The prediction has a mean pLDDT of 81. Predicted 3D model of a 119-nucleotide RNA (SAM riboswitch aptamer (S box leader)) from Chitinophaga agrisoli. NCBI's taxonomy places the organism under Bacteria, Bacteroidota, Chitinophagia, Chitinophagaceae, Chitinophaga.
[in-house]
RNA sequence: CACUUAUCCAGAAAGGCGGAGGGACUUGGCCCUGCGAUGCCUUAGCAACCAAUUCCGCUGCUUGCAGUGGAAAAAAGGUGCUAAUUCCUGCCCCCGGCACACCGGGGGAAAGAUAAGUU
Numbered sequence: 001c002a003c004u005u006a007u008c009c010a011g012a013a014a015g016g017c018g019g020a021g022g023g024a025c026u027u028g029g030c031c032c033u034g035c036g037a038u039g040c041c042u043u044a045g046c047a048a049c050c051a052a053u054u055c056c057g058c059u060g061c062u063u064g065c066a067g068u069g070g071a072a073a074a075a076a077g078g079u080g081c082u083a084a085u086u087c088c089u090g091c092c093c094c095c096g097g098c099a100c101a102c103c104g105g106g107g108g109a110a111a112g113a114u115a116a117g118u119u
Stems, first nucleotide, its partner, number of pairs: 002118007013043005021032003028088002044082003049078002053072009086111001091108007
């Protein structure tokens, strides 16, 4: 890099460096930004994805272990995250507004992010 699975309307900011655009890409919006953004570093915090802990259920047998499902607590381990729903939208389908446009609502896809795993 590629593939598989799960999740993505919750949550959580200060300081330092730096000095111009940034919010992945694309269309249209909307927003953040010299009252210093994006980014990097430090500290602080958020969060139960993995690992580890306890309890309960089920299955298997070697009968106290293994596998599996659920719950609780846990942020001293491995990651991740800390503007706005992945900021909204774009593509397809359904419903309503007389309507192939447009608007509103719902569902899905694609893309992306994160985790765990595979090659």